This is a predicted structure of a 265-nucleotide RNA (Bacterial large signal recognition particle RNA) from a Clostridiales bacterium.
The organism belongs to Eubacteriales, within Bacteria.
It was read from a public genome assembly, where an Rfam model found it.
RNA sequence: UCGUGCUAGACGGGGAGGUAGCGGUGCCCUGUACCUGCAACCCGCUGUAGCAGGGUUGAAUUCCUGCCCCCGGUUCCGGUUUUUCAGGGUCUGACCCGAAAAAGUGGUGUCGACGGCCGGGUCCCGUGCGGCGUAAGCUUGUGAACCCCGUCAGGUCCGGAAGGAAGCAGCGGUAAGCAAGUCCUUAUGGGUGCCACGGGGCGGCCUGGCCUGAGCUAACUAUUCGGGUAACGCCUGGGAGAAAGUGCCAAAGGCAGGUGCACGG
Numbered sequence: 001u002c003g004u005g006c007u008a009g010a011c012g013g014g015g016a017g018g019u020a021g022c023g024g025u026g027c028c029c030u031g032u033a034c035c036u037g038c039a040a041c042c043c044g045c046u047g048u049a050g051c052a053g054g055g056u057u058g059a060a061u062u063c064c065u066g067c068c069c070c071c072g073g074u075u076c077c078g079g080u081u082u083u084u085c086a087g088g089g090u091c092u093g094a095c096c097c098g099a100a101a102a103a104g105u106g107g108u109g110u111c112g113a114c115g116g117c118c119g120g121g122u123c124c125c126g127u128g129c130g131g132c133g134u135a136a137g138c139u140u141g142u143g144a145a146c147c148c149c150g151u152c153a154g155g156u157c158c159g160g161a162a163g164g165a166a167g168c169a170g171c172g173g174u175a176a177g178c179a180a181g182u183c184c185u186u187a188u189g190g191g192u193g194c195c196a197c198g199g200g201g202c203g204g205c206c207u208g209g210c211c212u213g214a215g216c217u218a219a220c221u222a223u224u225c226g227g228g229u230a231a232c233g234c235c236u237g238g239g240a241g242a243a244a245g246u247g248c249c250a251a252a253g254g255c256a257g258g259u260g261c262a263c264g265g
């Protein structure tokens, strides 16, 4: 140095958790890297740290160690940030209500604000007037076989006669009643009236006159004070996350180094 055969070793690894500790089953990450049995109110073992059995490979690109890189995981004082739940009522933002005041806007004002004085109306009472409705009177018409009136043909009665008497029908007129009417009269009623007169009259509203001479108002905004609400902001507490930072672990990958035995050429 080459060949052959063995052995150590390897045949996935890691994280959290669990455990006195170490592995495994289970969960998660990476990834495809033997088989069977056991195993989370666990199974096995003692830093030599799965146990029991079987198989493949085997001194190396494959085993071991260190470093780099890095999927991923995890701890953390303390901040940042998202979301959710519960509580509080307000320092104070927010919303609502009331009050004060009058800076701004607006409205109004020399066609006279505010104020003062005088008066009227709306309102109430009384007396009237008109109107509407009702009733009565009234007017007209009709209206009594007889028991209403007047006139009474015919006829009847009295009388010698002359002449008288009662009186039906008819005619005329009327009573009770019936119908129509509204120029008029009376009474009465009201959801009656740009009505009149007299009296009264707190306030509101409308309005007229006189004096004075420049503001008045409080609708909105802003300000101050008081009260209320708890949706949001705020405070307190809890839960679940996110990013950054720190520490730790870390697969796969890359680089470097290390590591047997026997025989034969």
Base pairs, nucleotide, nucleotide: 001265002264003263004262005261006260009057010056011055012030013029014028015027020046021045022044023043024042034054035053036052037051038050063258064257065256066255067254068253072249073248074247076245080242081241082240083239084238085237086236087235088234090233093232094229095228096227097226098225099224100223103221104220105219106217107216108215115211116210117209118208119207120206121205122204123200124199125198126197127196128195129193130192132189133188134187135186136185137184138181139180140179141178142177148173149172150171151170156165157164158163

Its Rfam family is "Bacterial large signal recognition particle RNA". By type it is a non-coding RNA gene.